[in-house]
Context: one part of a larger RNA
RNA sequence: GAUCGAACGCUGGCGGCGUGGCUAAAACAUGCAAGUCGAACGGAAAGGUCCAUCUAGUUUACUAGAAGGACACUCGAGUGGCAAACGGGCGAGUAAUGUUUGGGUAACGUACCUCGAGCUUCGGGAUAGCUGCGGGAAACUGCAGGUAAUACCGAAUUAGACCACAGUGUCUACGGGCACAGUGAUUAAAGAUGGGGAUCCCUUCGGGGACCUAUCGACUCGAGAGCGGCCCAAAUCCUAUCAGUUUGUUGGUGAGGUAAAAGCUCACCAAGACGACGACGGGUACCGGGACUGAGAGGUUGAUCCGGCGCAUUGGGACUGAGACACUGCCCAGACUCCUAUGGGAGGCUGCAGUAACGAAUAUUGGACAAUGAGCGAAAGCUUGAUCCAGCGACGCCGCGUGCAGGACGAAGUCCUUCGGGAUGUAAACUGCUGUCAGGGACCACCAAGCAAUUGGGGUUAAUACCCCCAUGAGUUGAGGAAUCCCAGAGGAAGUCACGGCUAACUUCGUGCCAGCAGCCGCGGUAACACGAAGGUGGCGAGCGUUGUUC
Numbered sequence: 001g002a003u004c005g006a007a008c009g010c011u012g013g014c015g016g017c018g019u020g021g022c023u024a025a026a027a028c029a030u031g032c033a034a035g036u037c038g039a040a041c042g043g044a045a046a047g048g049u050c051c052a053u054c055u056a057g058u059u060u061a062c063u064a065g066a067a068g069g070a071c072a073c074u075c076g077a078g079u080g081g082c083a084a085a086c087g088g089g090c091g092a093g094u095a096a097u098g099u100u101u102g103g104g105u106a107a108c109g110u111a112c113c114u115c116g117a118g119c120u121u122c123g124g125g126a127u128a129g130c131u132g133c134g135g136g137a138a139a140c141u142g143c144a145g146g147u148a149a150u151a152c153c154g155a156a157u158u159a160g161a162c163c164a165c166a167g168u169g170u171c172u173a174c175g176g177g178c179a180c181a182g183u184g185a186u187u188a189a190a191g192a193u194g195g196g197g198a199u200c201c202c203u204u205c206g207g208g209g210a211c212c213u214a215u216c217g218a219c220u221c222g223a224g225a226g227c228g229g230c231c232c233a234a235a236u237c238c239u240a241u242c243a244g245u246u247u248g249u250u251g252g253u254g255a256g257g258u259a260a261a262a263g264c265u266c267a268c269c270a271a272g273a274c275g276a277c278g279a280c281g282g283g284u285a286c287c288g289g290g291a292c293u294g295a296g297a298g299g300u301u302g303a304u305c306c307g308g309c310g311c312a313u314u315g316g317g318a319c320u321g322a323g324a325c326a327c328u329g330c331c332c333a334g335a336c337u338c339c340u341a342u343g344g345g346a347g348g349c350u351g352c353a354g355u356a357a358c359g360a361a362u363a364u365u366g367g368a369c370a371a372u373g374a375g376c377g378a379a380a381g382c383u384u385g386a387u388c389c390a391g392c393g394a395c396g397c398c399g400c401g402u403g404c405a406g407g408a409c410g411a412a413g414u415c416c417u418u419c420g421g422g423a424u425g426u427a428a429a430c431u432g433c434u435g436u437c438a439g440g441g442a443c444c445a446c447c448a449a450g451c452a453a454u455u456g457g458g459g460u461u462a463a464u465a466c467c468c469c470c471a472u473g474a475g476u477u478g479a480g481g482a483a484u485c486c487c488a489g490a491g492g493a494a495g496u497c498a499c500g501g502c503u504a505a506c507u508u509c510g511u512g513c514c515a516g517c518a519g520c521c522g523c524g525g526u527a528a529c530a531c532g533a534a535g536g537u538g539g540c541g542a543g544c545g546u547u548g549u550u551c
Stems, first nucleotide, its partner, number of pairs: 001551002004548001006547005013400006019393002021358001027355002030353003035082003040079002043075002047073001048071004053066005089311003098236008108228003113224006120217001121155004130145006160187002163184003167180005191216006199210004237283003244274003249271008286308004290301004313334005336347004364390001366389003372386001373384004403433004413424004437492001439487004446481002450476002455471005495540005500521003506535005516523002
């Protein structure tokens, strides 16, 4: 000199963009942070619409209330599907099961998505909700009855796949891989919604089903994309006052296991394997892109943003699932907190706010799903403390302002003085202007893409229906924020540190080795440019100075 997630002192006008618990991975009141689908299902607790009944107001009508029925517009709870493994947080652990770079997988997986091929037959038994009767303070739970499905189960049929056997072709790292055809064994599925002329079946005469058709699904297989699992090499802090370490240890055979290679696990066999190129141990630490500094080499660092890893009160475990050994799932154990009828239960902010504690120190118990994205849904849409905004903090960077011009041989005050005067100082007053920002008012672009009634054309189809595509587009969607114009009037907006040398800037008074200053040298013991105050001056300026960190 530069730097900062800074803190402290004094001071403080506005805006933009960023940024803000570095300490206790210690503890947490309260609210919210993961739902969605009625186009999977039985249904109807609440609302809605319709129907008829009764009662009241009252002239029919109409209005209000009560109990009831229907519909399924809608929907609490429930069954079922998908999501909940993402997103968000933190850095405790980890020195290698991590990360980075480059390879490998002839040793592997993949829900949703895209493309292609095929297929979707016939049946069955339950169970939740519900009803009835109970147990319990509660959490919750028992028995009986009874019901549905895209929930569950069985059978058939082939297609494909996989497995076994032998074959052909081709490639090979000689282990085998790939392709083709054959024989045998195993193994699939679910419907929903919209529309429909004839025919057939059932009918409570409202309609429903078969059938045809469209869309969305279900099932099987292949390919792709994206995402992941595993393996190898090299690099990756300090310490030898850590020198030897290791028995599933190192390798083999066989078996098990996994999606998959492997001592991953086990039985047997061999006795190996690692190590001064630092094994083993101890300490410290998430890693990288990057950041800071520096002419560079290098040194330091890993907040915010992006990628990877790890963790979710502590330890262990599996279940479900395409995917977890799962932050707001389950089970067990520990510590802690809470409820309790003492029998027993409930909980997990290292999500967003917030509390108390700790600390030098770090914000609102805010708004909105309008945009971007995510989940679900055919869609409308719903949800989303992700996100977008707003609030607080000079914490940082950047920008702007606190006025401009004129104005005296120069007011007053203050300070100094050789008492003549000098300084503050064009500074003020005063005169004339301007109008940034703040204040008041008006107006309102853009962030809006979408969604969507209607209409036209095309496709599909038996169809002029439904649906899909293209065009049209009445109408509709902003939490929050900008600019512009007008009004008024210099009005509301300057401090802080230093002045002995380094180092830009000096006098007077007070004090008298006292009080004090100080980064270093050093000042102060009666004329202190170094202490304290005042005047003046210098530096920077909404900041200035101090402390701390790194180079």